[in-house]
Molecule: transfer RNA
Organism: Anaerolineae bacterium
RNA sequence: GCCGACGUAGCUCAGUGGCAGAGCAUCCGCCUUGUAAGCGGAGGGUCGCGAGUUCAACCCUCGCCGUCGGCU
Numbered sequence: 001g002c003c004g005a006c007g008u009a010g011c012u013c014a015g016u017g018g019c020a021g022a023g024c025a026u027c028c029g030c031c032u033u034g035u036a037a038g039c040g041g042a043g044g045g046u047c048g049c050g051a052g053u054u055c056a057a058c059c060c061u062c063g064c065c066g067u068c069g070g071c072u
Stems, first nucleotide, its partner, number of pairs: 001071007010024004018055001026042005048064005
C1' cells in the first nucleotide's frame, strides 16, 4: 500500500428500514439472625465521526477514525 471483519449501556453481545434491547455489573427493595445465593424493580446510550439515499436509518451507500486478521 491492498483486501476483509468489527465499532450499540461500565463489560460481553443481540437487534439487517418504523419500539434501542438481553445477560453480567451498579443501586434500591423483598427474603435471611446476618452474609452470600435467590426474587422483584430502577438508573445508565449523541448506536465510532461526517455526509448521502429514504416519508423514515443502529440497519442501505460513500468518506474518515480506531481495533483485529490476511496479502505484498